Annotation
A computed fold for a 104-nucleotide RNA from Nitratidesulfovibrio oxamicus, annotated as TPP riboswitch aptamer (THI element). It was read from a public genome assembly, where an Rfam model found it. It matches the Rfam family "TPP riboswitch aptamer (THI element)". Rfam's curators write: Vitamin B(1) in its active form thiamin pyrophosphate (TPP) is an essential coenzyme that is synthesised by coupling of pyrimidine and thiazole moieties in bacteria. The previously detected thiamin-regulatory element, thi box was extended, resulting in a new, highly conserved RNA secondary structure, the THI element, which is widely distributed in eubacteria and also occurs in some archaea. Lineage of the source: Bacteria > Pseudomonadati > Desulfovibrionales > Desulfovibrionaceae > Nitratidesulfovibrio.
[in-house]
RNA sequence: UCAUUCAGCUAGGGGAGCCCGCAGGGCUGAGAGUGGAGCACGUCUCCAGACCCUCUGAACCUGAAGCAGUUUACACUGCCGUAGGGAAGCUGAGCGUACCGCGC
Numbered sequence: 001u002c003a004u005u006c007a008g009c010u011a012g013g014g015g016a017g018c019c020c021g022c023a024g025g026g027c028u029g030a031g032a033g034u035g036g037a038g039c040a041c042g043u044c045u046c047c048a049g050a051c052c053c054u055c056u057g058a059a060c061c062u063g064a065a066g067c068a069g070u071u072u073a074c075a076c077u078g079c080c081g082u083a084g085g086g087a088a089g090c091u092g093a094g095c096g097u098a099c100c101g102c103g104c
Stems, first nucleotide, its partner, number of pairs: 005093006011054004017027004034048005039042001060085003066079004094104004
């Protein structure tokens, strides 16, 4: 500045990368592993927490070890992408109305 939305509760979905040898730091990001338990002791699993997202759904997954630019690398920009998947109900406030119920 624009915006008829804003907040809460319950339930659910999801990820945790890159660089510096370790330590300890740094980068991007909402979040980059805070606590507990287990064990095969691992780049492990489970539970809880934080954070984001829940159909108006690019939270997140697949294609994908994708393509082009760019970076030490991740990140970032464009494409892929009108692709294929992906987890919702309620309450309150506000507003609207064809008004006592609906819609946002």